Description
The RNA shown here (c-di-GMP-I riboswitch aptamer) has 75 nucleotides and comes from a soil metagenome. The sequence is in RNAcentral, with records from MGnify. The coordinates come from a structure-prediction model, not an experiment, and the mean pLDDT is 90.
Formats: sequence, structure tokens, C1' cells
RNA sequence: GCAAACCAGGGGAAACCCUGGGACGCAGAGCAACGGGACUAAAGGAUGCAAAAACCUAUGUCCGCCGGGCCGCCA
Repeated sequence: GCAAACCAGGGGAAACCCUGGGACGCAGAGCAACGGGACUAAAGGAUGCAAAAACCUAUGUCCGCCGGGCCGCCA
């Protein structure tokens, strides 16, 4: 310096994100979705008597899951 969980308000179908409070931790817990991985499943698919349940799937999400890239700090 940053800011987890949690709480309040807001956004989103959800994962999750934003703002405020709050600190578990982090020497880059800075930036960014390039690769891997994980999460969600609205739309779509398939199934079903079915507007039920469950299954498949990312164009969605996570960089405080890992690797690589860029920028930065200390010795």
C1' cells in the first nucleotide's frame, strides 16, 4: 500500500461485480482473460404428459487457483 470473511445498499437469471463499513491475509492480494483449471447455466440443445425435476453447453464469471505476458518496488 492492498483488502478476505461478514454486514448494508445497488446491479445480474446465476456465478459474481460495484459502493460504503470491516480486516483474514498478501512483498507485488498491481494490470490484463493468452494457456490450463474451477464456478454459474439465462438463451440454446436433448429428455419428459408437463409451465416439474434432472442432463449437455459459455458467448458469462473467478487474476486472493496455477502458468505465461506487461508494468512496478526492495536488496